[in-house]
Molecule: small-subunit ribosomal RNA
Organism: metagenome
RNA sequence: AGAGUUUGAUUCUGGCUCAGAACGAACGCUGGCGGCAGGCCUAACACAUGCAAGUCGAACGCCCCGCAAGGGGAGUGGCGCACGGGUGCAUAACGCGUGGGGAUCUGCCCUUCAGUUCGGAACAACGUCGGGAAACUGACGCUAAUACCGGAUAUUCCAAUUGGUCAUGGAGAUUGAUUGGGAAAGAUUUAUCGCUGAAGGAUGAACCCGCGUCUGAUUAGCUAGUUGGUGAGGUAACGGCUCACCAAGGCGACGAUCAGUAGCUGGUCUGAGAGGAUGAUCAGCCACACUGGAACUGAGACACGGUCCAGACUCCUACGGGAGGCAGCAGUGGGGAAUAUUGGACAAUGGGGGAAACCCUGAUCCAGCCAUGCCGCGUGAGUGAUGAAGGCCUUCGGGUUGUAAAGCUCUUUUAGAUGGGACGAUAAUGACGGUACCAUCAGAAUAAGCUCCGGCUAACUUCGUGCCAGCAGCCGCGGUAAUACGAAGGGAGCUAGCGUUGUUCGGAAUUACUGGGCGUAAAGGGCGCGUAGGCGGUCUUGCAAGUCAGAUGUGAAAGCCCUGGGCUUAACCCGGGAAUUGCAUUUGAAACUGCAAGGCUAGAGUGUGGGAGAGGUAGGUAGAAUUCCCAGUGUAGAGGUGAAAUUCGUAGAUAUUGGGAAGAAUACCAGUGGCGAAGGCGGCCUACUGGACCACAACUGACGCUGAGGCGCGAAAGCGUGGGGAGCAAACAGGAUUAGAUACCCUGGUAGUCCACGCUGUAAACGAUGUGUGCUAGACGCUAGGAGGCUUGCCUCUUGGUGUCGCCGCUAACGCAUUAAGCACACCGCCUGGGGAGUACGGCCGCAAGGUUGAAACUCAAAGAAAUUGACGGGGGCCCGCACAAGCGGUGGAGUAUGUUGUUUAAUUCGACGCUACGCGCAGAACCUUACCAGGGCUUGCAUGUCUCUCGCGGAUCUCAGAAAAGGGAUCCUUCGGUUCGGCCGGAGAGAACACAGGUGCUGCAUGGCUGUCGUCAGCUCGUGUCGUGAGAUGUUGGGUUAAGUCCCGCAACGAGCGCAACCCCUAUCUUUAGUUGCUACCAUUCAGUUGAGCACUCUAAGGAAACUGCCGGUGACAAGCCGGAGGAAGGCGGGGAUGACGUCAAGUCCUCAUGGCCCUUAUGUCCUGGGCUACAAACGUACUACAAUGGUGGUGACAAUGGGCCGCAAAACCGCGAGGUUGAGCCAAUCCCAAAAAGCCAUCUCAGUUCAGAUUGCACUCUGCAACUCGAGUGCAUGAAGUUGGAAUCGCUAGUAAUCGCGCAUCAGCAUGGCGCGGUGAAUACGUUCCCGGGCCUUGUACACACCGCCCGUCACGCCAUGAGAGUUGGUUUUACCUGAAGUCGGUGCGCUAACCGUAAGGAAGUAGCCGACCACGGUAGGAUCAGCGAUUGGGGCGAAGUCGUAACAAGGUA
Repeated sequence: AGAGUUUGAUUCUGGCUCAGAACGAACGCUGGCGGCAGGCCUAACACAUGCAAGUCGAACGCCCCGCAAGGGGAGUGGCGCACGGGUGCAUAACGCGUGGGGAUCUGCCCUUCAGUUCGGAACAACGUCGGGAAACUGACGCUAAUACCGGAUAUUCCAAUUGGUCAUGGAGAUUGAUUGGGAAAGAUUUAUCGCUGAAGGAUGAACCCGCGUCUGAUUAGCUAGUUGGUGAGGUAACGGCUCACCAAGGCGACGAUCAGUAGCUGGUCUGAGAGGAUGAUCAGCCACACUGGAACUGAGACACGGUCCAGACUCCUACGGGAGGCAGCAGUGGGGAAUAUUGGACAAUGGGGGAAACCCUGAUCCAGCCAUGCCGCGUGAGUGAUGAAGGCCUUCGGGUUGUAAAGCUCUUUUAGAUGGGACGAUAAUGACGGUACCAUCAGAAUAAGCUCCGGCUAACUUCGUGCCAGCAGCCGCGGUAAUACGAAGGGAGCUAGCGUUGUUCGGAAUUACUGGGCGUAAAGGGCGCGUAGGCGGUCUUGCAAGUCAGAUGUGAAAGCCCUGGGCUUAACCCGGGAAUUGCAUUUGAAACUGCAAGGCUAGAGUGUGGGAGAGGUAGGUAGAAUUCCCAGUGUAGAGGUGAAAUUCGUAGAUAUUGGGAAGAAUACCAGUGGCGAAGGCGGCCUACUGGACCACAACUGACGCUGAGGCGCGAAAGCGUGGGGAGCAAACAGGAUUAGAUACCCUGGUAGUCCACGCUGUAAACGAUGUGUGCUAGACGCUAGGAGGCUUGCCUCUUGGUGUCGCCGCUAACGCAUUAAGCACACCGCCUGGGGAGUACGGCCGCAAGGUUGAAACUCAAAGAAAUUGACGGGGGCCCGCACAAGCGGUGGAGUAUGUUGUUUAAUUCGACGCUACGCGCAGAACCUUACCAGGGCUUGCAUGUCUCUCGCGGAUCUCAGAAAAGGGAUCCUUCGGUUCGGCCGGAGAGAACACAGGUGCUGCAUGGCUGUCGUCAGCUCGUGUCGUGAGAUGUUGGGUUAAGUCCCGCAACGAGCGCAACCCCUAUCUUUAGUUGCUACCAUUCAGUUGAGCACUCUAAGGAAACUGCCGGUGACAAGCCGGAGGAAGGCGGGGAUGACGUCAAGUCCUCAUGGCCCUUAUGUCCUGGGCUACAAACGUACUACAAUGGUGGUGACAAUGGGCCGCAAAACCGCGAGGUUGAGCCAAUCCCAAAAAGCCAUCUCAGUUCAGAUUGCACUCUGCAACUCGAGUGCAUGAAGUUGGAAUCGCUAGUAAUCGCGCAUCAGCAUGGCGCGGUGAAUACGUUCCCGGGCCUUGUACACACCGCCCGUCACGCCAUGAGAGUUGGUUUUACCUGAAGUCGGUGCGCUAACCGUAAGGAAGUAGCCGACCACGGUAGGAUCAGCGAUUGGGGCGAAGUCGUAACAAGGUA
């Protein structure tokens, strides 16, 4: 410090996720030791048991034990129990933090002064008698005190009155006088401890104030003791703290009130910091003690282990009554993912009591449990290569585990054993503890796991599994070759731990103070006026609030940081320092802000004079047009559309002429022209009226800018009331279109549109750009003014407005650019992933429609912006192609052949499926082929290797059973080679056990190779340079041209490669060479180039020439080229072939071959017989033959070329009507044969199902073959079906082509209408590129990129999830009114009662039970508010697999 994830790729925006650190943690696996820490985060849930607060006999009496000394016990009394310990419920508060203040109290402690005198009456204990189950309690009687009471005395005490001095705005401060009031306690024995009053201190406590201290405005108003005053009461003390009276205040947008949540802080965690989160342990403060209320005692409490009352709960009970409060330490139950021992000791530190000894102390110090955390140590060290064995992998060679192990040589930390043995207490006293530590001993001995290994992120292989099982933090893995699942081997990381989960901060500049944004990504309010607030020109003077500097106080300790020290080190602990960024007080400074005062004129405004304008409101008025009405002319249509129809019209429309009515809107001018804040404003005239601009520089003198709330304006539609209504036109109706058409189109048509008044308050209210001010190059327009100059219609300057282009700069880019989206300032509004949702609930507004404010659950890993390359478009431009058009001939109809589908079957083997499957693989299924089916057999089988045995082997004939294969028998023929003489080598056969063979079994979506297609289309790329943040662009685009990215020109490009073309083959002309088997002009010769002869010609097959826009003219840009012409056998690529760029289609083929993986192994292999691939209702493709006269039949016997031939082609001759047969010359071929070419020509038939056509069928034959039944081809005779030119639709072809005619060949025993070739005859048409199809280039749009066979929307149906409404119902919180009124306090009363004092007494004083009143907790009744749970039904939402219906959006998305 970053990384992954949106895309085909890119940049940006933006969310999600990860790597880090931390924890009072939990869970999983594992676990050796020690030190130091920590340990109910949940039920402030309920608690059994024990302990946690007592002590003092030197205050007092009594009782018991004891001879006594002394000890013990319960009481009275004193002090303590308000500390210590626990918890975090409540509390948003002067509770806490920080800094201040004055009107206070303070036991024990310290200092000082003064005192400690005289009396009195009781009550416990105790005794007696009672009540009660118990707890406890009653009556009477006796008694002591440092308990209680009275008197005396006393100030610098308290109260009242009064005088002096000082100070003040005022309350005051200080010092006299007088009057009144108020104390005490003793103990023990010589020294103390006590007691009382007063003053001061210290400590502790109480009160008040400034500032700070969570969320919500879907909580906006709250408040009656409320705010203040006077007086009184009360308190330790100020104070509405309380009361009476008076006044009507007080708080709040700087957030009152209400609701929710929460103890606060020092600190802790994180972070670079600022911050954010947190408030365990330790420390300070607060609050609480079963829940609520209350006081008493006391210095201190409204009291954790005290009291009273009420309530809930638990326990005891003799049913009458009683008892209790672990949020003390242990412990129990419960809750929970989860948190320890019913331990030891007062030895230390501290606390209470005591004069002390001492007692008490679950405070504390220790120990126990727990890897809960931090820190330290160990589980050995050295050597050791046959790189052992084993494991794993393997290309079978090896590699790896791995110096790792074993082995050898050492060491002993830790654990164990034995012995010694502290500090903590410098006298005594040690729970810890025979602990820490030290010494000695034995022995490598007692001690390693966890997670991960696709990327992020360090670390890879094999097997298993097969979208299953599973993984997953995000992206995502898994559908038969998974580095992602599970296992193993290996590796990486950490280590007594390691992972997971949870939480916090970080990364996240993703709430942005430091440090973000708002044209298009989320985000500028629709616009103005203006309140509060914020901000504010220039000069001078003063003040000192902000600001700055210094000083002082405080900012507890601990912690963090620095530094030093102590435990062997560290963690941990101790000392010192720094820091504590803050607050307060004080002294100073005066630049800036502020405040005050006085000036200024540049901001702002006023004035005077002008001109411009659809600015606004009201009234009036004009013409054109539409419609309607009346009348005339006139006749059959009009209207409307893509085409129609609905509609109107013979009752006279449309058209046309004249007249009239009504309403609405204002053609031309008219313009990125004008005006207005925006919405918006358009004939003309008049009236009233707002604003801006220009010129002048007379006046005011900062009067300004912005603007939360607020107020006003605000298109269209809509609503209310009343008018109006010509045209247009939601709804609606009809007609069309359509699969449907609740639409688009047409004919009608109502609200509405118009006016007046009143609501509504929203729009893509947009420049998607808030307002204001200043600054920052220009150029060219338009518009409203002004000034100057002259050449008088121009130039220059200037102000306001409105546009286009364009520097700097900005921007992710697009773009903006003095009218900023630049550089700055001021103020306001708004944003923080997508969906849910601008929805729900609540509030406010509205008559309603609805508006405004505005969530959450849940869900996704994206959603999005700009630009790029493609692809696509029922976008555009240019161009090409038998693409269309122009033609010729077909297919689709018939019959047959053949292939396919389907069906059938035991099997009808398999593959190929738009173009690019379907006379395709198959250049030829009777058996074979053959892969399929039925049946019958074989099991190392066809190959290679090992072992044993035997040696030849092989062949022919006959025969048995059998369907054959395989097998049995018989006869006959024939019978190894080499040699080192060794069963030694080669070879063959049989047998055995293995390795293996074999597979047309699966996967063409694991592959190679080959092939099809786009397409013989003109394209596809690279290097360097340049441009761009980048993907990319440029080059390759542009202007011409070409069949062509062919060439030329231009150009930030310059070059290059694969393609194009050319080079290759055939063909067309000529020539050279050659001359047999070819040829024959000349000379002979023959039936015949038959033979002699010849090689001129043809031909054959080798070489060469020839064509290049070379020449001329025109055109073009002086180019490339194009057009025409000449010459030429051929002319602009002469014709044809071979040749197929980068790539696309997971195209085809595992059944040609090869091949990974998987599967079968007496079978999915192999052999055989028979069957099947040839089936047949039907459908499709491709062909053949026809439907006839351009023909059939008969006759005639003219002219080719390519090819093939020895398991062959076969002449001639003979036989047969014929297929063919017999025989066989010749030929291994320019020699012989196949071989007859056919269309042609002549004659005839005369338009008919025919002298067309030939299917089908019968009979008889031929050939091939082991065999023609299923299932071959051919022949003869006979038979003579459909068919008379073929619907929608569709195919081929541009010249030696189509059409037509025959011939040959491959395969092959036989079988072609198919395939591949060959020649003969030989056309028609092309205006042209609008349209269909395909393609190329440029451009445009895009929400597509699996790329339009794309993407994608909504209803419905099904499942799941969360949520709104809901008759109601249950519970919580809170509030108002009223009722009730425990305990207690205060007040009143008190002739019921009473020891202390007075009084001889009576009685008094004083007090008190009781009663009454006030306040008040719980409780009750009624109402309200709010929150939560449940709820039949219901609403929408989200998610889900391959459902249904349509096709709304994205291209002009087919109606933008």